[in-house]
Molecule: transfer RNA
Organism: Candidatus Wildermuthbacteria bacterium
């Protein structure tokens, strides 16, 4: 140089056209004398970047950056 796979919460993923979701982190607050261990609320994202398709795009198509892996 070709040629596939990944990028989505602070972290590991998930959702594959209808407006994004768990669990684990950290925060408050219950229990407690006090720790732990347990509830209960709430916290959080320009879905890597740009333009195309549609009514509508985390999803689909092009380019472009990043990580990985293969061929040479």
């Nucleotide at each position: 140089g070709c040629c596939g796979g990944c990028g989505u919460a602070g972290c590991u993923c998930a959702g594959u056209g209808g407006u994004a979701g768990a669990g684990c982190g950290g925060a408050a607050u219950c229990u407690u004398c006090a720790u732990a261990a347990g509830g209960u609320u709430a916290u959080g994202g320009u879905c890597g970047g740009a333009a195309g398709u549609u009514c509508g795009a985390u999803c689909c198509u092009u380019c472009c950056c990043g990580c990985c892996g293969g061929c040479a």